[in-house]
C1' cells in the first nucleotide's frame, strides 16, 4: 500500500434500423462490442515476447529419439599409448613387438534402466474425470532410519574353437570356461502357515501366546567404500471401494439368468459373481432403467454488470491409446509407443523354400485441406538413466531458422515557410479545395549503413546461443504507408461515366438519362505496419425470463370432472436438529485472474508477496422458520337434523294442438310455387270443406340476460327410483385440506355397426328456373340420416376465446332461492347468506376494455407459448370396424406475419341536406341533305398537338401562293437572324441576260448624315461586300426535369392554424350537438378561447331618383320654315356620362329563447333585386417544350436556311358538333313600322345612272352621338289548299360578277335551268326555371378574298312547368363495417399450364453398425500328461500330446441407419399465362368451427355450434335527469 470487516469512496448494466398513410404494442430479422491455434484479398520498415496440421488415429523414404556399468564375469588386442624397424617431405605413413601401459571394450554372461521423459485424443456418458472420504481389505524397486545376519558346498552355460544347414533372417551338433548367473546344506525369538490355553466381551471378536511345520544371503577389493540377506518403520508412488457433481434424445418404456442375493470353494497384493458348484428369485426403472447419438475430463480460456452461455489449442493435473484385434511373459511396477507370441490388412526383401516392418517421438515426404514451420546447433544451463567416479547417453531441454499468426514497443523526420506557385478537381466563371501541404531555409539522427570495442547467463572448469545484447565514432532526410469506408444505422460529398444495363447490398434498400448507394476521379473520415472480408463463440437477446417474460382479442388455459404419485398446507405447547444460521479445523496442486512491489531503457513478458479460488468434508454451537415425533384445539373440511327451490338424471305411463297419408261425403276447375316463371298436382275430380281412421316426431302459450347441472346439455303432464347445491341449527369428527403428471369416467352435431321405426324435414340425386356458364343461391320432388335399443367414435368458434382453490381491496341498482327482525301483517320494509345480471371508483391494460362473478393485490398447484409459411403435415408409436383421433418433426422459404386504436377512402351499410339530379314542362340531338371537326383508310406528303366527364365548329379571331411546321425537286454552308476582329466600300437606285425560281452574271447612276477647327484629312453611327473564328440556328426529344398559363371537381362550402385541454401515441377537441341559412350564414349549448384562407360584402353592368354638364344628341313652351329639330332659341323631357341617393328583415303581425322564418305595408326595386368579374386547401405525374421562357440530351455542307410545285381540302366507312328542312302558327307576292351594340381612310361609301342579278360607273358626306353600311320576325291585303306540293332545297349544266401575281387541284357570290333525300326520326340522349326557353334578325374580330351554317357580342317578339325528393347522377355533413391507403378501376382465393428447388411414399438395390444362434478354433494362461528328454539325485523337473476358455473367420436370422431408385403425392418460389370470383362492405347467399356427402377450381349443401355479423323493429335490463 492493496485486500477482508465497519464508515466513506470507488467499481458496476447505453442502444439503433426494419411491418403502418401515420400510431402504440407484440414479434422476428439485422447492426454497432469483445474474442480466435484462424484463413483469404491488398499492402508491408525494425525489435522483443509468445504461438504455429483444428482436416486423414491417412500412408511413410532417410537420419536421429535408451542406454550404461571393466569397481560383477570370462575374454580381447579392434581403438589408444609405448618400444623397435623401414620409407622419406622430420612429422607423417607402413610393418613388428608389448597387458607389470588397465588407457580401453566391438561381441557375450550378469546388474540396473527400458513402466520415466516425449506424442496423440481414436475409444470411453462411466472400470473416466472433479471434489470429499474409506482401505481393520492392499502393494511399493531405487531412497532414509532401526534391529539382526552373510557359515559350508556344488553342478552348469554363453562367449570361444571345430563341424554343419540356410539366399537371408537365423540356426543345429560336439567340445572348453567364469561370475554378484544357477543350485544344495546349515543357522534365523522377530517373518509366513496352523494353533492349545488364558484374559476381556452378550456375541462377533480382540489381546497375550505353549507348541508344530516352512523359509535367507554375494561378493568386488590394499584400505576407504560400494553392494547382499531377513525383519520393523518412514517417505514416495500406486491398487481397490464409497458419497456428490458431470451431454442430447421418451418418435428409446420396460431392462436383466452370473442376472440379484446366500453357502462353500478357487483366485488376487487385496475386497468382491472376479470365477465355479449348489440354493433362493430376485435386482434396476418416469428422481428416466434399457437403448441410440454425440463426447477424453479438469485447472482453466472467452464473453457477460452479474447470474449465466460457449469452449477444453499452447501451459499444468488425470485418463486412454500406440498399424487393427487377441494374449500372456519378464519385472517392485506393463498385459509394455521405439519388447515377445498369434491372427488380419498393408508395404518391402527373396535364390519362391522363407523372412522383415510399424514416426499419434524430433526433423522430413506424399496425401487430404481454406490452412499450420528446419531432414538446423548444443548437451553450456535445467532435468533424467547408468556408473564409486571420471564420464557416457538424452530430437527431454536450451537455442537458432521460417511465418505480421497474436500481443507489446519504436520509426517513416522536426522548426520556419504565401505571390496562398504549378498540376489536379470543382465552379454561380467571381472564385474555391488540395494547402504550410510542396518548393525553399535551418536543424536532428531513433532507425539504416560502415568501422571499432564487447558482456551477464558460470560457484573451480565447461557458452550451443554468438562477436549476440550493448557501447562508441562516422555518413546522411538519408532506407521505411498502406487499407477500408463516405444513402440511413455510422464519422466522412462533389464531378464524370452508365441508364432496372453493368453492378452494389449486413438490414432497410440503390440502378428505368441530372445516382452523395453502381464504376472512375478529386476531396474527406477511420484505423495504421497493418487494414478489410469470411468463418465461429458470447454479448446486445428480458428473444427460454433463477436473477428476469408471458397465456380475454397479439403465439399460448387441456372440452369437463374424479383422483394416484408428487408439490404445497390452519392454531397451541413440547422434543429433535435433516434443511437453515454462526464459529473452528482440514482441503480447495501449481500456473492463470486480481492487488502491491520488483527485473528487462518502456511495454508486452517475467518474478516475489498477498488476497482470492464464492466448493466439499469434519466438528462445536443456536433453535426463530421449514421438516420429523408427541400431546392438544376448532376458524379449513366433513357429518347430522330441519323445512323449502329447481327444464338435474334414469325408467315407465298418459294427453292435446298441428303436419302428412288413407276412407267416405259435398263440390268444380283450377291448385301450387316465385321477384317473375316453370317443372309438379288436377275432369281417372285436385285444391277447398266436413266426418272418421292410421302413424311418427316435436311439446305452442307460461318463457324471462329465469332456473338446474362439472362440462356437453336439460322445456307437455303424472308416477317410481336417484345425484347435487343453497339456507338454518352449531349436535358430532378433529386438518381428515388444496392442486393434480400419468390414469379413469363423462363428452353437442355429424359419422359407423346390428336390429327396429319412418309423419315432417332433408346431404346425395333428379327435374324446372336464373345465368356468359350455374356442378350454387330460388322452386318441385327426394334417399341416407334425423327417432328408439344396444355397441363404437371422442371431435366443435366444446367460448366468458378468461385453469382450479383460498384470502383481501369503494359503491349503487335489478332479479332467483333460503333465513332473521320489524310493524301499519302486506303484491310490505330492513338486514344476512348463496347465485345471476347491469353500471361504476381505486387499480390494471398496448389499447379495447376488466373492475368483489377481476383481466386488481397476493398465495399454492397444474396445463400451455417462444416470428410467418411449410404444418397440426410427413415418418414412427398408441387408439379405432372405418372415417379418422392423439402424440408430433425436418429440409426449404420470407422479412415480415400479427393485435388494438387513428385519419382517410370505399360499401349492391344507415340517417340528414343540396343541385335542371330526377320529376313537371318547352325545344332539340339520334333518321335526311349539306357544313365542320375527329377516327380510320389512302398517300411522296395527307405537318403537329388535344382522347370519358375535363378531346372531337378544340389550338385555328379565317391553309389558293404566303401562312407551313409536311412531301418532291433545285440550291447555300459563319449561314435567313444576333454580338465581336480585320480590310474595302456610302447607303441605294435603274436597266438587262439565263433559269420554274432561289440564284448567278453584266451595265449604268449615286458619293450622303454627325463630330473634330473651315478645306484637306481623320473618326463615329447605320448599311453592303470579302475573310477568319468564337458562334448562330432547330415548330428536333423529354409537359414524367421545370416556370408561366389553363381545364376539372366547383362558386361545391369547405380547408387550416395559435394557445389551452384530453389521449402513452397517431390524433382528438375547436369544425361535433340542437336549430337556421344559398353558405363552417348566424344563434344557443359545449374544454375550449381566438384567428387565417374560402362564403358574404367591397368592383362593373342593368333597374328608380337627384345633382352637374348640353354637342354631333333632345324639342315642352316661343318664333321662322323649303315642313326635315331644318333654323333661331331653349336646358324642361329623352339621351349621353360623371357624382350621389336608395334596401337595412329597417317598420307591422304571427311563430321562435335567439338566429331567423311566414305574411303584410310602403317602395322603381324585398329578403343575395338581376347579371358579370372574382375560383380556398388541394385532386387528376390532367393539358401545353408548337405562344413564350427554360434544365438536360441530340443535329451542325444539316434535324439549320432559301426557292418552285404539291399536300394539310384525299374518301368503301364510323362518331361528335351544327345549319337547312320535312311545311298552312306555313310558302310566295305587294304594302308598311319599330332596335341595340359595334365598325369604318389602301376604309365605310349615300343620292343618281346601267344591269334580271352578283355588280359596275361615279363619287356627296364621314377619321364619325354629325356621314355610311342599315334591320328581320311582327302587322295589313292577295294567293296557294295538304300534295313530295307554289314544301324542301341538295346535286348538276350553262352563263356571269368580285377579290387576288394566280381561283385546275382549291374561293365566295349572281342569274337561268335542274329539283335528290326528306312527310317529325329506333334504342338512347342533350339544353333550359323568366325577359329564361323558343324564335327573329344585327354587328364585330380574323380578313385581299373566303369555304362563318363557327365564335364573340347586340337587341326585337316572348312562353310553359316545378306535386315533390321514392328513384338515377353528382356533391356535402354525421355515423357504422373494412383484410382498402397506388385508397373498390382496391385487395384477394383455388385449380390448370410452364420453370426451378427441397421433401414424403415407392417394387427394390447397395453399403455400414449392432445383436442372437451355431460352426471353426491360432497364440496364450489354466488343468492333465508320458513307455519321450534331463547336470546339480528328487514320492523331482521338462516336453510331445489331450481338455476348458478364447481373437479372427464362416453360415443363418433380426434390428437400426445411410445412399440410389422407374413411378408417384403434396409443398415452396417465380414483373406482366388460362378459368372463374370464394373472402374483405350486409363482399352482393353474413362469415367461421366440427362433421358428412358432392363438385373443373376457388367452393356448395345438410346437421349442430359461435359472433370474431351489418341493418331495422320489438322485448327486457341498466345509466343519467
Nucleotide at each position: 500500500a492493496a485486500a477482508c470487516a465497519c464508515u466513506u469512496u470507488a467499481u458496476g448494466g447505453a442502444g439503433a434500423g426494419u411491418u403502418u398513410g401515420a400510431u402504440c404494442c407484440u414479434g422476428g430479422c439485422u447492426c454497432a462490442g469483445a474474442g480466435u491455434g484462424a484463413a483469404c484479398g491488398c499492402u508491408g520498415g525494425c525489435g522483443g515476447c509468445g504461438u504455429g496440421c483444428u482436416u486423414a488415429a491417412c500412408a511413410c523414404a532417410u537420419g536421429c529419439a535408451a542406454g550404461u556399468c571393466g569397481a560383477a564375469c570370462g575374454a580381447g588386442a579392434a581403438c589408444g599409448g609405448g618400444a623397435u624397424u623401414a620409407g622419406c617431405u622430420u612429422g607423417c605413413u607402413a610393418a613388428u613387438c608389448u597387458g607389470u601401459c588397465a588407457g580401453c571394450u566391438a561381441a557375450g554372461u550378469g546388474g540396473c534402466g527400458c513402466a520415466c521423459g516425449g506424442g496423440u485424443g481414436a475409444g470411453u456418458a462411466a472400470u473416466a474425470u472433479a471434489u470429499a472420504g474409506g482401505u481393520a481389505a492392499c502393494g511399493u524397486g531405487c531412497c532414509u532410519u532401526c534391529a539382526a545376519g552373510a557359515g559350508g558346498g556344488g553342478g552348469a552355460u554363453a562367449a570361444c574353437a571345430g563341424a554343419u544347414g540356410g539366399a537371408a533372417a537365423c540356426g543345429u551338433c560336439u567340445g572348453c570356461u567364469a561370475a554378484a548367473a544357477c543350485c544344495c546344506c546349515a543357522u534365523a525369538u522377530g517373518c509366513c502357515u496352523u494353533u492349545a490355553a488364558u484374559a476381556c466381551g452378550a456375541a462377533a471378536g480382540u489381546a497375550u501366546g505353549c507348541a508344530a511345520g516352512g523359509g535367507a544371503a554375494a561378493u568386488a577389493u590394499u584400505u576407504a567404500u560400494a553392494g547382499c540377506u531377513u525383519g520393523a518403520a518412514g517417505a514416495u508412488c500406486g491398487g481397490c471401494c464409497u458419497g456428490u457433481a458431470c451431454a442430447g434424445u421418451a418418435u428409446c418404456a420396460g431392462a436383466u439368468a452370473g442376472u440379484u442375493g446366500g453357502u462353500g470353494a478357487g483366485g488376487u497384493a487385496a475386497u468382491a459373481g472376479c470365477u465355479c458348484a449348489c440354493c433362493a428369485a430376485g435386482u434396476c426403472a418416469a428422481u428416466g432403467a434399457c437403448g441410440c447419438u454425440u463426447a477424453a475430463c479438469u485447472g482453466g480460456u472467452u464473453u457477460g454488470a452479474g447470474a449465466g452461455g460457449a469452449u477444453g489449442a499452447u501451459c499444468a493435473g488425470u485418463c486412454a491409446c500406440a498399424c487393427u484385434g487377441g494374449a500372456a511373459c519378464u519385472g517392485a511396477g506393463a498385459c509394455a509407443c521405439g519388447g515377445u507370441c498369434c491372427a488380419g490388412a498393408c508395404u518391402c526383401c527373396u535364390a519362391c523354400g522363407g523372412g522383415a516392418g510399424g514416426c499419434a517421438g524430433c526433423a522430413g515426404u506424399g496425401g487430404g485441406g481454406a490452412a499450420u514451420a528446419u531432414u538446423g546447433c548444443a548437451c553450456a544451463a535445467u532435468g533424467g538413466g547408468g556408473g564409486a567416479a571420471a564420464c557416457c547417453c538424452u530430437g527431454a531441454u536450451g537455442c537458432a531458422g521460417c511465418a505480421a499468426c497474436g500481443c507489446c514497443g519504436c520509426g517513416u523526420g522536426g522548426a520556419g515557410g504565401a505571390u496562398g506557385a504549378c498540376a489536379c478537381a470543382u465552379u454561380u466563371c467571381g472564385g474555391u479545395g488540395c494547402g504550410u501541404a510542396a518548393a525553399c531555409u535551418c536543424c536532428u539522427u531513433u532507425u539504416a549503413u560502415a568501422u571499432a570495442a564487447g558482456a551477464a547467463g558460470a560457484u573451480a572448469a565447461u557458452g550451443a546461443c554468438g562477436g549476440u545484447a550493448u557501447u562508441a565514432u562516422a555518413u546522411g532526410a538519408a532506407u521505411a504507408a498502406g487499407c477500408a469506408c463516405c444513402g440511413g444505422c455510422u464519422a466522412a460529398c462533389u464531378c464524370c461515366g452508365u441508364g432496372c444495363c453493368a453492378g452494389c447490398a449486413g438490414c432497410c434498400g440503390c440502378g428505368g438519362u441530372a445516382a452523395u448507394a453502381c464504376g472512375g476521379a478529386g476531396g474527406g473520415u477511420g484505423c495504421a505496419a497493418g487494414c478489410g472480408u469470411u468463418a465461429c463463440u458470447c454479448g446486445g437477446a428480458a428473444u427460454c425470463a433463477c436473477u428476469g417474460g408471458g397465456c380475454g382479442u397479439a403465439a399460448a388455459g387441456a372440452g369437463c370432472g374424479u383422483g394416484u404419485a408428487g408439490g404445497c398446507g390452519g392454531a397451541u405447547a413440547g422434543a429433535u436438529a435433516a434443511g437453515u444460521c454462526a464459529g473452528a479445523a482440514g482441503u480447495g496442486a501449481a500456473a492463470u485472474c486480481c492487488a502491491a512491489u520488483a527485473g528487462c531503457u518502456u511495454a508486452a513478458c517475467u518474478a516475489u508477496u498477498g488476497a482470492a479460488c464464492u466448493g466439499c468434508u469434519u466438528u462445536u454451537g443456536a433453535a426463530a422458520c421449514u421438516g420429523u415425533c408427541u400431546a392438544u384445539c376448532u376458524a379449513g373440511a366433513g357429518u347430522a337434523u330441519g323445512g323449502g327451490a329447481g327444464a338435474g338424471g334414469u325408467a315407465g305411463a298418459u294427453g292435446g294442438a298441428a303436419u302428412u297419408u288413407c276412407u267416405g261425403g259435398u263440390g268444380u276447375a283450377g291448385g301450387g310455387g316465385u321477384a317473375a316463371a316453370a317443372u309438379c298436382c288436377g275432369u281417372a275430380g285436385a285444391g277447398a270443406u266436413c266426418a272418421g281412421a292410421a302413424g311418427g316426431a316435436a311439446u305452442a302459450c307460461c318463457g324471462a340476460u329465469u332456473g338446474c347441472g362439472a362440462a356437453g346439455g336439460c322445456g307437455a303432464u303424472c308416477u317410481a327410483c336417484u345425484g347435487g347445491a343453497a339456507c338454518a341449527u352449531a349436535a358430532c369428527u378433529g386438518a381428515c385440506g388444496c392442486u393434480g403428471a400419468g390414469a379413469c369416467g363423462c363428452g353437442a352435431a355429424a359419422g359407423c355397426g346390428u336390429g327396429g321405426g319412418g309423419a315432417g324435414c332433408a346431404a346425395a340425386c333428379a327435374g324446372g328456373a336464373u345465368u356468359a356458364g350455374a356442378u350454387a343461391c330460388c322452386c318441385u320432388g327426394g334417399u341416407a340420416g334425423u327417432c328408439c335399443a344396444c355397441g363404437c367414435c371422442c371431435u366443435a368458434a366444446a367460448c366468458g376465446a378468461u385453469g382450479u382453490a383460498c384470502a383481501c381491496u369503494a359503491g349503487u341498482u335489478g332479479u332467483u332461492g333460503c333465513c332473521a327482525u320489524g310493524c301499519u301483517c302486506g303484491a310490505c320494509a330492513u338486514g344476512g347468506c348463496a347465485g345471476u345480471a347491469a353500471u361504476g371508483c381505486a387499480g390494471u391494460u398496448a389499447a379495447c376494455a376488466c373492475a368483489u362473478u377481476a383481466a386488481g393485490u397476493g398465495u399454492a398447484c397444474c396445463g400451455c407459448c417462444u416470428g410467418g409459411g411449410g404444418a397440426g403435415u410427413a415418418c414412427g408409436g398408441u387408439c379405432g370396424c372405418a372415417a379418422g383421433a392423439u402424440u408430433a418433426a425436418a429440409a426449404c422459404u420470407c422479412a415480415a406475419a400479427g393485435g388494438a386504436a387513428u385519419a382517410g377512402a370505399c360499401g349492391g351499410g344507415g340517417a340528414c341536406c343540396c343541385g335542371c339530379a330526377c320529376a313537371a314542362g318547352c325545344g332539340g340531338u339520334g333518321g335526311a341533305g349539306c357544313a365542320u371537326g375527329u377516327g380510320g383508310u389512302u398517300u411522296a406528303a395527307u405537318u403537329c398537338g388535344a382522347c370519358g366527364a375535363u378531346a372531337c365548329g378544340c389550338g385555328a379571331a379565317g391553309a389558293a401562293c404566303c401562312u407551313u411546321a409536311c412531301c418532291u425537286g433545285g440550291u447555300c454552308u459563319u449561314g435567313a437572324c444576333a454580338u465581336a476582329g480585320u480590310a474595302a466600300g456610302a447607303a441605294c437606285c435603274a436597266u438587262u441576260u439565263a433559269g420554274a425560281g432561289a440564284u448567278a452574271g453584266a451595265u449604268g447612276g449615286g458619293u450622303g448624315u454627325c463630330u473634330g477647327c473651315u478645306u484637306g484629312c481623320a473618326g463615329a453611327a447605320a448599311c453592303u461586300u470579302a475573310u477568319a473564328u468564337a458562334c448562330a440556328g432547330g415548330u428536333g426529344c423529354u409537359g414524367c426535369a421545370c416556370g408561366g398559363c389553363u381545364g376539372u371537381c366547383g362558386u361545391c362550402a369547405g380547408c387550416u392554424c395559435g394557445u389551452g385541454u384530453c389521449g402513452u401515441g397517431a390524433g382528438a377537441u375547436g369544425u361535433u350537438g340542437g336549430g337556421u341559412u344559398a353558405a363552417g350564414u348566424c344563434c344557443c349549448g359545449c374544454a375550449a378561447c381566438g384567428a387565417g384562407c374560402g362564403c358574404a360584402a367591397c368592383c362593373c353592368u342593368c333597374g328608380u331618383c337627384a345633382u352637374u354638364a348640353g354637342u354631333u344628341g333632345c324639342u315642352a313652351a316661343c318664333a321662322c320654315u323649303u315642313c326635315g329639330g331644318g333654323u333661331g332659341a331653349g336646358a324642361a323631357c329623352u339621351c349621353u356620362a360623371a357624382u350621389g341617393a336608395g334596401a337595412c328583415u329597417g317598420c307591422c303581425u304571427a311563430c321562435g329563447c335567439a338566429a331567423g322564418u311566414a305574411g303584410g305595408a310602403g317602395g322603381a326595386a324585398g329578403g343575395u333585386g338581376a347579371g358579370g368579374a372574382c375560383g380556398a386547401c388541394g385532386u387528376c405525374a390532367a393539358g401545353u417544350c408548337a405562344u413564350c421562357a427554360u434544365g438536360g440530351c441530340c443535329c451542325u455542307u444539316a434535324c439549320g436556311a432559301c426557292c418552285a410545285g404539291g399536300g394539310c381540302u384525299a374518301c368503301a366507312c364510323a362518331c361528335g358538333u351544327g345549319c337547312u328542312a320535312c311545311a298552312a302558327u306555313g310558302g310566295g307576292g305587294u304594302a308598311u313600322a319599330c332596335a341595340a351594340a359595334g365598325a369604318g381612310c389602301a376604309g365605310c361609301g349615300a343620292u343618281a345612272c346601267a344591269g334580271u342579278g352578283a355588280u359596275g360607273u361615279g363619287g356627296a358626306g364621314c377619321a364619325a352621338a354629325u356621314c355610311u353600311a342599315a334591320a328581320a320576325a311582327a302587322u295589313a291585303c292577295c294567293u296557294c289548299c295538304c300534295a313530295g306540293u307554289u314544301c324542301g332545297g341538295a346535286u348538276u349544266g350553262u352563263a356571269g360578277u368580285c377579290u387576288g401575281c394566280a381561283a385546275c387541284u382549291c374561293g365566295a357570290c349572281u342569274a337561268c335551268a335542274u329539283g335528290a333525300a326528306g312527310u317529325u326520326g329506333g334504342a338512347a340522349u342533350c339544353g333550359c326555371u323568366a325577359g329564361u326557353a323558343a324564335u327573329c334578325g344585327u354587328a364585330g374580330a380574323u380578313c385581299a378574298g373566303c369555304a362563318a351554317u363557327g365564335c364573340u357580342a347586340c337587341g326585337g317578339u316572348g312562353a310553359a312547368u316545378a306535386c315533390g325528393u321514392u328513384c338515377c347522377c353528382g356533391g356535402g355533413u354525421c355515423u357504422u363495417g373494412u383484410a382498402c391507403u397506388c385508397a373498390c378501376c382496391g385487395c384477394c382465393c383455388g385449380u390448370c399450364a410452364c420453370a426451378c428447388c427441397a421433401u414424403g411414399g415407392g417394387a427394390g438395390u447397395u453399403g455400414a453398425u449392432u445383436u442372437c444362434a451355431c460352426u471353426c478354433g491360432a497364440a496364450g494362461c489354466g488343468g492333465g500328461g508320458a513307455u519321450g528328454c534331463u547336470a546339480a539325485g528328487a514320492u523331482a523337473g521338462c516336453u510331445a500330446c489331450c481338455c476348458u476358455c478364447c481373437a479372427c473367420a464362416g453360415u443363418g436370422g433380426a434390428a437400426u441407419u445411410a445412399g440410389c431408385g422407374a413411378c408417384u403425392g403434396g409443398g415452396g418460389u417465380g414483373a406482366a399465362g388460362u378459368c372463374g370470383u370464394a373472402a374483405c362492405a350486409a363482399g352482393g347467399u353474413a362469415a367461421c368451427c366440427g362433421u358428412a356427402g358432392g363438385a373443373g377450381a376457388a367452393c356448395c349443401u345438410g346437421c349442430g355450434g359461435u359472433u370474431g355479423g351489418a341493418u331495422c323493429a320489438c322485448c327486457u335490463c341498466c345509466u343519467u335527469u

Description
The RNA shown here (small-subunit ribosomal RNA) has 1521 nucleotides and comes from Malaciobacter marinus. Its Rfam family is "Bacterial small subunit ribosomal RNA". Rfam links the family to the GO terms structural constituent of ribosome and ribosome. The coordinates come from a structure-prediction model, not an experiment, and the mean pLDDT is 83.